[in-house]
């Protein structure tokens, strides 16, 4: 100096005039304080909280899966480690990263065959009608189809070839070192049956539904009214979402003998639509200092910064900021011009995922120029 890649932060600011909405003082007028985001969005995931009286087993179902950390917890975060491309290397990038010898299934077409296979060919042994002919054994090193033909090169060897023997390398397995570990380095056996599990499936952990319109409460009113059934000391019926077992809860009373009431499941049907809570003090922020490679941890010191419920947080107007084209060939300043300034609006509450965004600043790492 140029490009490329990750990532972080800001994303409007001030005055005035009127307006909304909580809270606080005040009899009141009226002061006074605060008022929508990094994503509020998606609703993907973890919780916190509330209900379902309390405790368990199974079996379905769904989820996660390399390693060690972090955190309340998580499928997430951070460092790492392997495996794939891609590079001379450093380094970049990516990876749904347990298990294919527990089964089961798939690998189209093409080839002779997609797991154990002989179509060419190679060697040996015969026939005859002597040749691009025919039989019979062997063989997987060359060919050919394929994405892939199933340990790999190299030498020896053999009729001709193969781990058949050797080297040396993958893989496998045992032994030492090193590290918390995943692995890794080193030495020793060993001839070793492809892929593919976002294909059924197998192993190992882990998970009860729902969801603030979740729930508690309080007031007024109506018709504890009317029909059917069913039950009563162990059973009807309830209790948690899919099923099963297991547990729990489940009620009598007055009068006279058969009625009323009252339990429980159901039909019709009648009354209410109003209030309070939940509701914002928190796994909270903000600033130092400390530990740690990091994610993040700890100590101290300050702060209270939405709470609406048909749903407030807002208009005007000035000025700065920023951008953008012009004056100018140019940098910086200046000046003019602009119905230019992205995405977007809290609804219990907090932690991450994932999308969208006009512009500025900042950092880290690679390649590349120039100068020293």
């Nucleotide at each position: 100096u140029a490009g490329g890649c990750a990532g972080u932060u800001c994303g409007u600011u001030c005055u005035a005039u009127c307006g909304a909405c909580u809270c606080g003082u005040g009899c009141a007028a009226a002061c006074g304080a605060g008022u929508a985001g990094g994503a509020a969005a998606g609703u993907c995931c973890g919780g916190g909280c509330a209900a379902c009286a309390c405790a368990g087993g199974g079996c379905a179902u769904c989820g996660c899966a390399c390693u060690u950390c972090c955190u309340a917890a998580c499928u997430g975060g951070a460092a790492g480690g392997g495996g794939g491309c891609u590079g001379a290397a450093a380094g970049g990038u990516u990876c749904a990263c347990a298990g294919a010898a527990a089964g089961u299934g798939u690998c189209g077409c093409a080839g002779a065959a997609a797991a154990u296979u002989a179509c060419c060919g190679c060697c040996c042994c015969g026939a005859c009608g002597u040749g691009u002919u025919u039989g019979g054994g062997g063989u997987a090193a060359g060919g050919g189809u394929g994405a892939a033909a199933a340990a790999g090169u190299g030498a020896g060897g053999u009729a001709a070839g193969a781990g058949c023997u050797c080297a040396c390398u993958c893989g496998u397995u045992c032994c030492g070192g090193u590290g918390u570990g995943a692995a890794u380095c080193g030495g020793g056996a060993u001839u070793g049956g492809g892929a593919u599990a976002a294909a059924c499936c197998u192993u190992g952990c882990g998970g009860g539904u729902u969801g603030a319109a979740a729930g508690a409460c309080c007031a007024a009113a109506u018709a504890a009214a009317u029909c059917u059934g069913g039950a009563u000391u162990a059973a009807a019926g309830g209790g948690c979402g899919g099923c099963c077992c297991g547990c729990c809860c489940a009620a009598u009373c007055g009068c006279u003998u058969g009625c009323g009431a009252g339990c429980c499941a159901g039909a019709a049907g009648g009354g209410u639509a109003g209030g309070u809570c939940g509701a914002u003090u928190g796994a909270g922020g903000u600033a130092u200092u400390u530990c740690g490679u990091g994610a993040g941890g700890a100590a101290u010191a300050c702060c209270c910064u939405a709470g609406a419920u048909g749903a407030a947080u807002g208009a005007u107007a000035g000025a700065a900021g920023c951008c953008a084209c012009g004056g100018c060939a140019a940098c910086a300043a200046c000046c003019g011009u602009g119905c230019g300034c992205a995405c977007a609006g809290a609804a219990c509450c907090c932690g991450g995922c994932u999308u969208a965004c006009a512009g500025a600043a900042c950092u880290g790492c690679c390649u590349u120029u120039u100068u020293u």
Bacterial RNase P class A from Chitinophaga pinensis, 372 nucleotides, folded computationally. It matches the Rfam family "Bacterial RNase P class A". Rfam classes the family as a ribozyme. Rfam's curators write: Ribonuclease P (RNase P) is a ubiquitous endoribonuclease, found in archaea, bacteria and eukarya as well as chloroplasts and mitochondria. It was read from a public genome assembly, where an Rfam model found it. The prediction has a mean pLDDT of 75.